[in-house]
Predicted 3D model of a 92-nucleotide RNA (Glycine riboswitch aptamer) from a Gammaproteobacteria bacterium. The model forms 90% of the base pairs in the Rfam consensus. The RNAcentral record of the sequence draws on Ribocentre. It matches the Rfam family "Glycine riboswitch aptamer". The family has 44 seed sequences and 9,425 matches in Rfam 15.1. From the family's description: This family represents the bacterial glycine riboswitch.

RNA sequence: CAAGGUCCCUCCGGAGAGAUCCCGUCGCAGUGCGGGACGCCGAAGGCGCAACUCGCCCGUAAACGCUCAGGCAAAAGGACGGUGGGAACCGA
Numbered sequence: 001c002a003a004g005g006u007c008c009c010u011c012c013g014g015a016g017a018g019a020u021c022c023c024g025u026c027g028c029a030g031u032g033c034g035g036g037a038c039g040c041c042g043a044a045g046g047c048g049c050a051a052c053u054c055g056c057c058c059g060u061a062a063a064c065g066c067u068c069a070g071g072c073a074a075a076a077g078g079a080c081g082g083u084g085g086g087a088a089c090c091g092a
C1' cells in the first nucleotide's frame, strides 16, 4: 500500500407453492383472534451428503438433499445480483 475479499448501511432487481377447509370466540360489519385438518413450496435461518485427499478432523458443501423453522392473493419477507457509502482486518 492498488484491485479485490469479508461485514454493515442506502437504493434497484429478485422465484416457487391452497385469498383451501373445519371448529371455537368477539362483533352490526372481519383480510379479526385462538385452535385443528389435508395439500403444496424452497431462496431467511437450521440440518444432511458421495467420489477424492486422509490416521481422524477439515475441505469438497450449496443455488444439491431434508422441510425442523419459514412460506403458499396483494403488501411484507426473500437467497442471490447490482449502484452509492462506511468500518476493521486480509491482501501484489
Stems, first nucleotide, its partner, number of pairs: 004090002006087004011082003018038001020037006026030001039072003045068001046066003052059001